RNA sequence: GGAGUCGGCCAGGCAAUCGCGGUCUCGGAUACGGGACCGAGGAAAGUCCGAACUCCACAGGGCAGUGUGCCUCGUAACGCGAGGGAGGGGAAACCCUACGGACAGUGCCACAGAAAACAUACCGCCCCGUGACAAGCGGGGUAAGGGUGAAAAGGUGCGGUAAGAGCGCACCGCACUGCUGGCAACAGCAGUGGCACGGCAAACCCCACACGGAGCAAGGUCAAAUAGAAAAGCGAUCCCGAAAGGGAUAAGGAUGGCCCGUCCGAUGCUUUUGGGUGGACCGCUCGAUCUCUGGAGCGAUCCAGAGGCCAGAUGAAUGAUUGCCAGCUCCGUGGUGCGGAGAUACAGAAUUCGGCUUAUGGACGGCUCCGGCA
RNA sequence: UGGGACUUCGUCUAACGGUAGGACAACGGAUUCUGGUUCCGUCAGUGGGAGUUCGAUUCUCUCAGUCCCAGCCA
Numbered sequence: 001g002g003a004g005u006c007g008g009c010c011a012g013g014c015a016a017u018c019g020c021g022g023u024c025u026c027g028g029a030u031a032c033g034g035g036a037c038c039g040a041g042g043a044a045a046g047u048c049c050g051a052a053c054u055c056c057a058c059a060g061g062g063c064a065g066u067g068u069g070c071c072u073c074g075u076a077a078c079g080c081g082a083g084g085g086a087g088g089g090g091a092a093a094c095c096c097u098a099c100g101g102a103c104a105g106u107g108c109c110a111c112a113g114a115a116a117a118c119a120u121a122c123c124g125c126c127c128c129g130u131g132a133c134a135a136g137c138g139g140g141g142u143a144a145g146g147g148u149g150a151a152a153a154g155g156u157g158c159g160g161u162a163a164g165a166g167c168g169c170a171c172c173g174c175a176c177u178g179c180u181g182g183c184a185a186c187a188g189c190a191g192u193g194g195c196a197c198g199g200c201a202a203a204c205c206c207c208a209c210a211c212g213g214a215g216c217a218a219g220g221u222c223a224a225a226u227a228g229a230a231a232a233g234c235g236a237u238c239c240c241g242a243a244a245g246g247g248a249u250a251a252g253g254a255u256g257g258c259c260c261g262u263c264c265g266a267u268g269c270u271u272u273u274g275g276g277u278g279g280a281c282c283g284c285u286c287g288a289u290c291u292c293u294g295g296a297g298c299g300a301u302c303c304a305g306a307g308g309c310c311a312g313a314u315g316a317a318u319g320a321u322u323g324c325c326a327g328c329u330c331c332g333u334g335g336u337g338c339g340g341a342g343a344u345a346c347a348g349a350a351u352u353c354g355g356c357u358u359a360u361g362g363a364c365g366g367c368u369c370c371g372g373c374a
Numbered sequence: 375u376g377g378g379a380c381u382u383c384g385u386c387u388a389a390c391g392g393u394a395g396g397a398c399a400a401c402g403g404a405u406u407c408u409g410g411u412u413c414c415g416u417c418a419g420u421g422g423g424a425g426u427u428c429g430a431u432u433c434u435c436u437c438a439g440u441c442c443c444a445g446c447c448a
Base pairs, nucleotide, nucleotide: 001370002369003368004367005366006365007364009362010361012325013324014323015322016321017320018319020039021038022037023036024035025034026033027032041346045357046356048355049354050353051352052351053215054214055213056212060260061259062258063257065211066210067209068208069207070084071083072082073081074080085099086097087096088095089094100206101205105204106203107200108199109198122146123145124142125141126140127139128138129137130136154172155171156170157169158168159167173195174193175192176191177190178189179188180187181186219282220281221280222279229273230272231271232270233269234268237248238247239246240245252264253263254262275447276446277445289308290307291306292305293304294303295302296301328342329341330340331339332338333337375444376443377442378441379440380439381438384398385397386396387395392428400416401415402414403413404412421437422436423435424434425433
């Protein structure tokens, strides 16, 4: 200098003028005006996961359904994160993995091929018979070789055999057992077994674990207005009581997959049509909160102390102009430098957090490999 | 803002995980004196990118796009 890889960081700065939203405060009868302070992001995005919060019953039992899936830890929780194991990619730094079960069962594996799974034989090899010791034909053995396919019934070598074959042996792989190390996933070692028989579970399924539903247009308070309406459907029984009323039960509803259970249950409930209104306030922003310091831990993270307050709008504020400086690009100059010009990414809070994913500009540092010079 | 559904030739639609089919349109030809009708043929497609699988329109993830529903009195 080049190529690669990993990590955290920043999101131009300052000043002036004009303007917008919020809180507090002062003046004012109100309208309004003045002052002080605060005012987007690393993704505010996609809405893909997980929670808080609110209502439905306090979220209960069963079925169905959905999701997750090596181990341990972290966390409020997670499908997230950290550390590790195994497998895979790369020359290395490093990176990737939905990574439980295919002797519980069912299903699929097109075409090709003999055969796609309780094996089988097209070519070939070998033996026997016939024939003539050949060719051919018939019977049998074999799975070493060829061929098909994405995938072919352990691999290599030696022995063995008519030819072959885990048929026998050695090594490797595999399965089982034991021991050792580790919390565990798993690893190592030893022994036994001749192989116990393919792939697909992001096919149904099995196993383990988790999950009730809806979402701030949740939900609550107040105000305004009217045709506080109409139609259709469902369901009307029993007991106490003189009556008023009270109790029980079915339909129905709460209940947004179903059943049970619980609660409500007559001036009731459901659906449709029509009418009115288009307001205010709470929820709403102080919170699994931020910054710094110290400590524990390999780390995610946790603990302690000190300090801080950091948007709350509702068609929706957070902006514009000018000047200077810093960085970038281009032009002028042989170069340093100087001068001039230009542009400045992705994007825009809407109940709030924790993650993931996607979009995107810049600068820095660690590590690996290659090349050059000293 | 929240919730839900969908994406296949130019248009409308099919397709147990195994060569993407049909209709209309377009183009060419035949029939006709010409046009239409009819018949034959051609063209053209799984929204983009990854993964699972031998193999993906189909299964999974992600991105993009399109459409629908939802205020209160109730």
Notes: This is a predicted complex of two RNAs, RNase P RNA and transfer RNA, with 448 nucleotides together. The coordinates come from a structure-prediction model, not an experiment, and the mean pLDDT is 77. It holds a member of the Rfam family "Bacterial RNase P class A". By type it is a ribozyme. Gene Ontology terms of the family: tRNA processing, ribonuclease P activity and dimeric ribonuclease P complex.